[in-house]
RNA sequence: GGGGAAGUUGUCUAGAUUGGUAGGAUGCUGCGUUCGGGACGCAGAGAUCGGGGGUUCAAAUCCCUCCUUCCCCA
Numbered sequence: 001g002g003g004g005a006a007g008u009u010g011u012c013u014a015g016a017u018u019g020g021u022a023g024g025a026u027g028c029u030g031c032g033u034u035c036g037g038g039a040c041g042c043a044g045a046g047a048u049c050g051g052g053g054g055u056u057c058a059a060a061u062c063c064c065u066c067c068u069u070c071c072c073c074a
Base pairs, nucleotide, nucleotide: 001073002072003071004070005069006068007067010026011025012024013023020057028044029043030042031041032040050066051065052064053063054062
């Protein structure tokens, strides 16, 4: 230099084909249970989706650009 993949709660991730106010696991908080803890059960908080711009009534999702990480080729 050329090609490809990925970026979403603290962590790991689903969701993109079909645009319609983001779901799960784990962790955290509270309650129940226990002599107490763990485990288990119930409830709750937590991400406007890597940055910017565009299209649209509406964008994690479509388009453009940039950034970061990884892989392949040279």
Molecule: transfer RNA
Organism: Promethearchaeota archaeon